[in-house]
RNA sequence: CGCGCGGUAGAGCAGGGGCAGCUCGGUAGGCUCAUAACCUAUAGGUCGGUGGUUCGAAUCCAUCCCGCGCAA
Repeated sequence: CGCGCGGUAGAGCAGGGGCAGCUCGGUAGGCUCAUAACCUAUAGGUCGGUGGUUCGAAUCCAUCCCGCGCAA
C1' cells in the first nucleotide's frame, strides 16, 4: 500500500432517510431503624472530522483520522 468490520451518553450496545434509544452507572426522591435490593423521577449526545446528495442525513456518497482483524 490492498481488503473487511467498527467509531452513537461515564461503560456496554441498538437504531441503516423523518425531532436518537436500551441496559448498567450518576443525581434526587420513595421504601427501611439503617444499608443493600426494589420503585419513581431526572440529568448527561453538536452520532469520529470535513465536504457532497436530499425538502430533510447518525443513516446514502467522497475523503481524512482512530481501533480491531485478514492478506502480503